This is a predicted complex of two RNAs, RNase P RNA and transfer RNA, with 450 nucleotides together.
[in-house]
RNA sequence: GAGGCAGUCUGUUCUAUCGACUGGCGAAAGCCAGUAGGAAAGUCCGGGCAACACAGGGCACCGUGCUUCCUAACGGGAAGGGGUGCAAAGCGCAAGCAAUGCACUACAGAAAGUGUCGCAGAAACUAAACCGCCUCUUCUGAGGUAAGGGUGAAAAAGCGGGGUAAGAGCCCACUCGUGCAGCAGUGAUGCUGCAUUGGGAUAAACCUCACGGGUUGAAAGACCAAAUAAACCCAGGCCAAAAGCGGCCCGCUUCGUGACUUCGGUCCGUCUGGGAGGGUAGGUCGAUGGAGCACAAGUGUGAAUUUGUGCCUAGAUGAAUGAUAGAAACUCAAUGCGUUGAGUACAGAACCCGGCUUAUAGGACUGCCUUUUUU
RNA sequence: GGGCUGUUAGCUCAGUUGGUUUAGAGCACUAUCUUGACAAGGUAGGGGUCGAUGGUUCGAAUCCAUUACAGCCCA
Numbered sequence: 001g002a003g004g005c006a007g008u009c010u011g012u013u014c015u016a017u018c019g020a021c022u023g024g025c026g027a028a029a030g031c032c033a034g035u036a037g038g039a040a041a042g043u044c045c046g047g048g049c050a051a052c053a054c055a056g057g058g059c060a061c062c063g064u065g066c067u068u069c070c071u072a073a074c075g076g077g078a079a080g081g082g083g084u085g086c087a088a089a090g091c092g093c094a095a096g097c098a099a100u101g102c103a104c105u106a107c108a109g110a111a112a113g114u115g116u117c118g119c120a121g122a123a124a125c126u127a128a129a130c131c132g133c134c135u136c137u138u139c140u141g142a143g144g145u146a147a148g149g150g151u152g153a154a155a156a157a158g159c160g161g162g163g164u165a166a167g168a169g170c171c172c173a174c175u176c177g178u179g180c181a182g183c184a185g186u187g188a189u190g191c192u193g194c195a196u197u198g199g200g201a202u203a204a205a206c207c208u209c210a211c212g213g214g215u216u217g218a219a220a221g222a223c224c225a226a227a228u229a230a231a232c233c234c235a236g237g238c239c240a241a242a243a244g245c246g247g248c249c250c251g252c253u254u255c256g257u258g259a260c261u262u263c264g265g266u267c268c269g270u271c272u273g274g275g276a277g278g279g280u281a282g283g284u285c286g287a288u289g290g291a292g293c294a295c296a297a298g299u300g301u302g303a304a305u306u307u308g309u310g311c312c313u314a315g316a317u318g319a320a321u322g323a324u325a326g327a328a329a330c331u332c333a334a335u336g337c338g339u340u341g342a343g344u345a346c347a348g349a350a351c352c353c354g355g356c357u358u359a360u361a362g363g364a365c366u367g368c369c370u371u372u373u374u375u
Numbered sequence: 376g377g378g379c380u381g382u383u384a385g386c387u388c389a390g391u392u393g394g395u396u397u398a399g400a401g402c403a404c405u406a407u408c409u410u411g412a413c414a415a416g417g418u419a420g421g422g423g424u425c426g427a428u429g430g431u432u433c434g435a436a437u438c439c440a441u442u443a444c445a446g447c448c449c450a
Stems, first nucleotide, its partner, number of pairs: 001371010012328007020035006037346001041357002044355005049217004056250004061213005066080005081107001082105006090097002108208002113206002115202003130149002132145005157175002160172003176198001177196008221285004232275007242254004256268001258267003292311008329344006376449007385402004404420005426442005
């Protein structure tokens, strides 16, 4: 210098004409002002708001899962701890340990219980004897062994020494793990000491523990106007059962002492659910000033938060936010170096807000990688 | 606006809950037998990275997360 990857920020501008929506002014004509995004997207979470439900208890169901904090809340975020990978000063005979740096991390419990672990392998979870090793022997076998070989993703700690017939935590030192105690820390956890032969993996399998969750979503819901069919059909309940308490149980609450009867039921009334049908299908609110935005100062490692000042910043509903022309900027291609042509990403509000995830041409910055040249 | 389901061979579908053995069936396709020739039938064979990416696990079509596409329902 060129190329690539990742992250953060930004993400076309101006003028004229003709329109659209909202608000304001106006008697009207008309005039003035505002008019998509960082993701408005996916709908993956959380909250506001609204309706319904709610005496109480238990079980189930769903979600989350290291600690502390932030927050209205969260499965989001910040800081920290642990773990894994890479590099690695250094320590150790070795196994191994490891300051420090970078990156990643869905990271409670496998010593409560259940399930699963194919093939291979002798043996896969209350371990096991295929080869090998050792002892005995009637030479065919019996017994011991978990050092070595072999299988496997995984073979019941590792390594050195002792010990032994051969071996083995059988014994010892060290390392790892686990348990207990002390100290430090709000805590996760760390350090030290003592004890211990030592425990397979899997909970993004069931499960256990802790915490949280009433259900339904603006097609919620409130009001006005208009129009009607409290009718019809089916199923079920109505004095002890059913229904409700939008999962279930206990429990609680509610509801025909109707008529007839051959006692099997029938009719009437009423309630619940479903079906088919009739009518209407217009408007207002909810609904845009809010956990709001910008700046400054303070507190905090930080996420954030407090105070002060300033600002008003889409609100449609068959659904506005546009079209045309010109100029500028940038990129690409061609070039006769004068210019000419093409293009300008992802995408478009729908009750609102906080996050997450995904998409994104070009430009700027940061980090890493590859390659070339020079020193 | 709110929710649910699906994606496996050219086509239609199993398998997913409950993980490992081989990803299978029918139609279609190819070769061959049969026939004078064709169809039908018989035999043999090919064709798949289970929509995509990442993770959990010894091991993923299956479990988890994200995402793409398609379909359905709700006044």